[in-house]
RNA sequence: GGAGACCGCUGGGGGUGCCCCUCGGGGCUGAGAGGCGGGCAGCCGCCAACCCCUCGAACCUGAUCACGUUCGUACGUGCGUAGGAAUGCGGUUCACGCUCCAC
Numbered sequence: 001g002g003a004g005a006c007c008g009c010u011g012g013g014g015g016u017g018c019c020c021c022u023c024g025g026g027g028c029u030g031a032g033a034g035g036c037g038g039g040c041a042g043c044c045g046c047c048a049a050c051c052c053c054u055c056g057a058a059c060c061u062g063a064u065c066a067c068g069u070u071c072g073u074a075c076g077u078g079c080g081u082a083g084g085a086a087u088g089c090g091g092u093u094c095a096c097g098c099u100c101c102a103c
Base pairs, nucleotide, nucleotide: 001101002100003099004098006091007090008089009088011053012052013051014050017028018027019026020025034047035046036045037044038043059084060083061082065078066077067076068075
């Protein structure tokens, strides 16, 4: 010095699982495990909340993976410098602080 971060507007992405049960409900982790409708079911659609949007671990694949733990395919760690994955604009400060890049 620049970019992020922060704020506003706008657009978008994502998951909704596991166990017990007298099917009423209860328990586990988490930011979030919700509601309504259609369908025999698989599943699909809408809405709400929450999280994430390339400096992207929100989320998906690998994967009912490996190890640990557990009643559990849930949970923790690894896998992971793996492969994918979703916008732009404006404002404030650049006084101070944090992160990254250049000198």